[in-house]
Context: one part of a larger RNA
RNA sequence: GGCGUGCGGGGAAUGCCUAGGCUCUCGGAGGCGAAGAAGGACGUGAUAAGCUGCGAUAAGGUUCGGGGAUCUGCACAUUAGAGUUGAUCCGAACAUUUCCGAAUGGGACAACCCACUUGAUUGAAGAUCAAGUAUCCUUAGGGAGGCCAACCUGGUGAACUGAAACAUCUAAGUAACCAGAGGAAAAGAAAACAAAAGUGAUUCCGCAAGUAGUGGCGAGCGAACGCGGAACAGCCCAAACCAGUUCCGUUACGGCGGGAUUGGGGUUGUAGGACUGCUUUUUAGAAGUCAGUUGAAGUCGAAUGAUCUGGGAAGGUCAGCCAUAGCAGGUGAUAGUCCUGUAGACGUAAAGACUGGCAACGUAGCAGGAUCCUGAGUAGGUGGGGACCGGUGAAAUCCCCUCUGAAUCCGGCGGCACCAUCCGCCAAGGCUAAAUACUCCCGAGAGACCGAUAGUGAACGAGUACCGUGAGGGAAAGGUGAAAAGUACCCCGAACAGGGGGGUGAAAAGACCCUGAAACCGCACGCUUACAAGCGGUCGGAGCUCUGUAAUAGAGUGACGGCGUGCCUUUUGCAUAAUGACCCUACGAGUUGCGGUUACUGGCCAGGUUAAGUAUUGAAGAUACGGAGCCGAAGCGAAAGCGAGUCUGAAUAGGGCGAAAAUAGUCAGUGGCUGCAGACGCGAAACUUUGUGAUCUACCCAUGACCAGGUUGAAGUGUCGGUAACACGACAUGGAGGACCGAACCAGUUGACGUUGAAAAGUCUUUGGAUGAGUUGUGGGUAGGGGUGAAAGGCCAAUCAAACUGAGAGAUAGCUCGUACUCCCCGAAAUGUUUUUAGGAACAGCCUUGGGAUUGAGUUAUACGGAGGUAAAGCUACCGAUAGGACUAGGGGGAGUCAAAUCCUACCAAAUCCUGACGAACUCUGAAUGCCGUAUAAUAUGCCCAGGAGUGAGGGCUGGGGUGCUAAGGUCCCAGUCCGAGAGGGAAAGAACCCAGACCAUCCGCUAAGGCCCCUAAAUCAGGGCUAAGUUGAACAAAGGAGGUCCGACUGCAGAGACAGCCAGGAUGUUAGCUUGGAAGCAGCUAUUCAUUUAAAGAGUGCGUAACAGCUCACUGGUCGAGCGGGGCGGGCAUCGAUAAUAAACGGGCAUCAAGUCUUGUGCCGAAGCGAUGGAAGUAGUAAUACUUGGUAGGGGAGCAUUCUCAGGACUGCGAAGGUGUCGCGGCAAGCGAUGCUGGAGUGCUGAGAAAAGCAAAUGUAGGGAUAAGUAACGAUAAGAAAGGUGAGAAACCUUUCCGCCGUAAGGAUCAGGAUUCCUCAGCUAUGCUAAUCAACUGAGGGUUAGUCGGGGGCUAAGGGGUUAGCGAAAGCGAAGCUUCGAUGCACAGCAGGUUAAUAUUCCUGCACUUACACUGAUGCGAGACAAUGACGGAGAAUAUGGGUUCCUACGUACGGACGGAAGUGUGCGUUGAGUUGAGUCCGCAAGGAUGAGACGAAGGGAUGAGUAUUCUUCCAAGAAAAGUUGUGUAGCUAUAGUCAGCUGUAACCCGUACCGUAAACCGACACAGGUAUCCGGGUAGAACAUACCAAGGCGCUC
Repeated sequence: GGCGUGCGGGGAAUGCCUAGGCUCUCGGAGGCGAAGAAGGACGUGAUAAGCUGCGAUAAGGUUCGGGGAUCUGCACAUUAGAGUUGAUCCGAACAUUUCCGAAUGGGACAACCCACUUGAUUGAAGAUCAAGUAUCCUUAGGGAGGCCAACCUGGUGAACUGAAACAUCUAAGUAACCAGAGGAAAAGAAAACAAAAGUGAUUCCGCAAGUAGUGGCGAGCGAACGCGGAACAGCCCAAACCAGUUCCGUUACGGCGGGAUUGGGGUUGUAGGACUGCUUUUUAGAAGUCAGUUGAAGUCGAAUGAUCUGGGAAGGUCAGCCAUAGCAGGUGAUAGUCCUGUAGACGUAAAGACUGGCAACGUAGCAGGAUCCUGAGUAGGUGGGGACCGGUGAAAUCCCCUCUGAAUCCGGCGGCACCAUCCGCCAAGGCUAAAUACUCCCGAGAGACCGAUAGUGAACGAGUACCGUGAGGGAAAGGUGAAAAGUACCCCGAACAGGGGGGUGAAAAGACCCUGAAACCGCACGCUUACAAGCGGUCGGAGCUCUGUAAUAGAGUGACGGCGUGCCUUUUGCAUAAUGACCCUACGAGUUGCGGUUACUGGCCAGGUUAAGUAUUGAAGAUACGGAGCCGAAGCGAAAGCGAGUCUGAAUAGGGCGAAAAUAGUCAGUGGCUGCAGACGCGAAACUUUGUGAUCUACCCAUGACCAGGUUGAAGUGUCGGUAACACGACAUGGAGGACCGAACCAGUUGACGUUGAAAAGUCUUUGGAUGAGUUGUGGGUAGGGGUGAAAGGCCAAUCAAACUGAGAGAUAGCUCGUACUCCCCGAAAUGUUUUUAGGAACAGCCUUGGGAUUGAGUUAUACGGAGGUAAAGCUACCGAUAGGACUAGGGGGAGUCAAAUCCUACCAAAUCCUGACGAACUCUGAAUGCCGUAUAAUAUGCCCAGGAGUGAGGGCUGGGGUGCUAAGGUCCCAGUCCGAGAGGGAAAGAACCCAGACCAUCCGCUAAGGCCCCUAAAUCAGGGCUAAGUUGAACAAAGGAGGUCCGACUGCAGAGACAGCCAGGAUGUUAGCUUGGAAGCAGCUAUUCAUUUAAAGAGUGCGUAACAGCUCACUGGUCGAGCGGGGCGGGCAUCGAUAAUAAACGGGCAUCAAGUCUUGUGCCGAAGCGAUGGAAGUAGUAAUACUUGGUAGGGGAGCAUUCUCAGGACUGCGAAGGUGUCGCGGCAAGCGAUGCUGGAGUGCUGAGAAAAGCAAAUGUAGGGAUAAGUAACGAUAAGAAAGGUGAGAAACCUUUCCGCCGUAAGGAUCAGGAUUCCUCAGCUAUGCUAAUCAACUGAGGGUUAGUCGGGGGCUAAGGGGUUAGCGAAAGCGAAGCUUCGAUGCACAGCAGGUUAAUAUUCCUGCACUUACACUGAUGCGAGACAAUGACGGAGAAUAUGGGUUCCUACGUACGGACGGAAGUGUGCGUUGAGUUGAGUCCGCAAGGAUGAGACGAAGGGAUGAGUAUUCUUCCAAGAAAAGUUGUGUAGCUAUAGUCAGCUGUAACCCGUACCGUAAACCGACACAGGUAUCCGGGUAGAACAUACCAAGGCGCUC
């Protein structure tokens, strides 16, 4: 280290629970608000942070009613109190009700600021209190405004998407925005439908009907009539006519006419009314009033005991009782009879509702037919649109715009173009309940809904914490116990940490609290492990340990051996080095509704069935009623139509489709599939729409600020020179410049570092600009197809080729991924056709399930008979191509003196002949196989109908082909096979090669391929050859080379002596000729390489020489004695050819008459094959029995488990569920049962039913835990050290002494921003990158003092708000002017010192100043208006002046050392006043603080100078506004007014003020090397704010 066991930690699953949700039912209510809402801010308690309540009368006040003993909310503590003289509590009415908010006196950055009028307090000013003061409309009484969930009406109105693209179309008049209303809204009493019959307003439900229609006639869209129901309700004006009032016109002055207004009258289509005449009194409705009922808190309300167990009884047992009450909740476990309640009964103020009575008011008839009235820029029409089922169509009807434009009852409109007849109706005015829709809210209830990762986002201080500038986004988090009985006391410890005793309790359940799983982390014990190599298992198995028996036995471990490359997905194919998963736990994906189709089950059956709705003491239920409708029972035809037939047709024919033979449907339930819906889950990039953003950044506007120092030296000017005068020159002066160098500042060139950073863009070094097109602060403007852009597609909040947020929305995704328990039966495809189609789809093919019919149609074998033109073959059989030859037209070439004839020709070559030979698109021929048919035999398929699929990427091998290179592990076909979807054996290892198809078990047998020396089961088996190369021993190799070796046949030589060896010869012409310097056999060339002597000897086979020489060979003789070591050909094995990164290509060891190879033979081994024995299941069959049982996609069948419901019957405090072990059942399995311990309250079984119903994977979601790892890091390399102190503990805290760092800061003062961080005390869990006694941390207490500082009460800029004209569907936008805000600007009165732990221009002391009023004195004051002023740029230069700083002298004071004396031009400090010094005393460890006698208090010089100034000079780009102030003096006002002056007195409001502020407190997620506006900013050196070192002061950067 491994396995096991036991005990723990950790964690929060599981079980149980529910306080909270979800979905509904019934009833109520359907609004609140200027009488100040909704929603908030701030307060309010004895103590009070949160929630709740309330509002300065503040967890509450008053009155009335209820109620009757405790109470001061959640919240259980302390303190202080209240209550039978009736509290708390409940109900009703009333009072109070800060500030914001429509917000309404004005303003504003919501919860704040500032006013005016009247009244009150006071003598005035000032202050306080109370009431009032907005706008619009208006009938003048009053009303509106804003908020609120859905429902409703109207206005505007998308896109994604679907159409497999897309434009008409769809989505959809949806989403969204806007306006408005109500408890409902809208609609509504026919200028309606209908069709020869009729109905009689609207709305809603069920049908009609997915019909008629419409429609790129695509996708889709989609009525009405009529029928059945719910509910029912009808009315009023305008006009004619009459009358009144008023105005006007006209008049003959009698009237007449007109307009406006009021009243009467009147309201319709078989027309009605006015008018004329006649006649009269009933019925609906109804404001209001009276009576009754109902109606708040609430009251009464039956009936039980004992015993057992137990901590506890409601449980068990025994014996009772009540019930108009056995709903429910609680009580120490499960209670009709204990408590609250429940059934029932009772009580009750006001409002409201209902019922009844009374009732103002209001409502009707007949006849006549002369005249009058009956809705005008209307109806209709043209053109353009929209709405209807209707997309312009033949297009009626309705609505809008435009241009037009009637009729008047003898009239008008409609009935789907239009016309006629007929029928219906009466527009151009209005109102109208119910039936219908919805639920923010209240009450009562329900659930085969959830039970803390569920159910609302939210069971809990949740729209909270937190994130974001903002719109907006948005969590986690429940449980002690019956009762706190919440551990007295003791011990360890620094301890208020924690632990051990002890106590409480039924049990520690001990507050991190019920149960308490897993990952993960430990401790102890048993076995095992240090020569061994691994998907960690499986099979066998020694030893050791433990349990146990009479005995067999069982548990743990596992030396050693055999075999063995995870899971998922996707694929032709994955151990793959292709995808996904770190581990565990919980959650996590084919559902639901409405249609269609099919199977099964059930009901009824030529019929079946209800829908909406209605009724019922049962109430989301059930039952009954309800027949409107639907399907079926009849078809045919385009239709009229006819009908067991009909259509076609001249037909009675024929044919088509039907009928009949042989009629079955329909309504439910359940399962499969499918259409429409998000439709199995997760996943885009995008599109559209409403909003939110310019605190970043881009540009612009307004108003402010900033830029050390040095250099250069333009124009102009002056002087001199010069010119006729200019010009020009010199020298000065001058101080220009998108000038130069260079800090701050801005930028970001180079390199390095950094890259899980110090930093989501920086650091160091270096660099560019640095008076300008400069930089920067504050306030504002421009907004998403838009802005802005010195232009990079840059920037618009760490986001930009179209920001961000919410919504349409679950967009769409022919794409990828994932998709959860078991067993049984069958079992594919990767092909054809078509496809904007190729990784998708449709149909066919192949699979499965159910049904059906038929002597049989399928398959195989054999026999026989057919059609055919492939392989082969052939070509003197065609077509085409073709080598050589012969022969020979034609042509070329040559010859022929030119020409011609003619001749020649290893030139080209037709035809012909001979020989040879090719062809997918040649065939005189022509198989095998396959195909068709018949017969026989064997076998059991095949076919049809219906439901459900999957597949339509294939791959290897063999054979036949195309293509390619007769390349490919290539590609495309055909036939077969296997893999795919197939395990087993062999081939070392291997998808498809060989063998062979796995139902299960067996320590049985036989074989296949292949093997039998060892690894490794079986022959070191037998006979005969070959190989010498380790060839070979299981990948493959050529041309070519070669006296390798063996064999065969042939040929040559050979007793006339071969072949090899040995001995000897190997000569002569001649040094052949030529060539050559030489060439003599042997450089080279030539060739009749000849000839002679010979047994034989080449004008020479090699070596050699300069050339010769020399050695040798051929050849010959001798010796030897038998075959040849002569030749070519053929065959076997071997050899070279032979080069890639490990010895790395026999599987290894190794093997040589083999363990190689060829051949013959015998035996054995060898698989999940075959057999044997036992068993299971399926199919067929009555059975016996027979056969079968590999399997991906997929089809079919049967079961297990989980949660809930109903019924029956059970278990349980003598211990349920859950957790954790053990044992058993054995069932094929999913699983089930028993039991120990834990646990402490619920839970099974059987039969049915209903599902949020099973997880390993989705880079899944959430939580927890590992790994890396005790690893990286601990954030500027400015640096620490010692001593002392405190303390349990000190590197870091305090003090001291040294050391170091900054010092135009790393010092000091402010703005913004932050919001208590400030000071003191106490503390150390967390925070601090370590520790901490310390702290910007935790807890408590304390702290911010203003007439003059800043802001408001004054002003205006950019710009904003309101608003007019104007514009716009609405919301709204908005010049000018007016009004009102708005500083970064203008105006405006305080200095010095002291003091606190913490504030000071604020307190104190001193000395000042401003305004108002009073007082005193004097007296022309004066709104508006006008004028002036206020009032302004850049750069440069000089001057004046104040202050500061520094230096020198002087004075004072301290010091003077190691080292005895002395000193100053020594060193340090101080020097103009409430200052300085300071004995002594007191507190404190110290640092330091408090008090304070006394002493001193005198005068100059120099340099710098960036500040101040309404200064000056110069330049061109020509440089805010208003208040205020001054003046003139108009209206007006008056001598108690107003104004001016002055002494004194009084008064002087609100807000800010602590602290940080180049930073540990702001912006950057951090105690972050970044960023952040302004002012001061000393010394030495230096031009200098450069740089270096120092002062004051501050730090050493938290390991």
The part of an RNA shown here (large-subunit ribosomal RNA, half A) has 1599 nucleotides and comes from uncultured Siphonobacter sp. Lineage of the source: Bacteria > Pseudomonadati > Bacteroidota > Cytophagia > Siphonobacter. It was read from a public genome assembly. Its Rfam family is "Bacterial large subunit ribosomal RNA".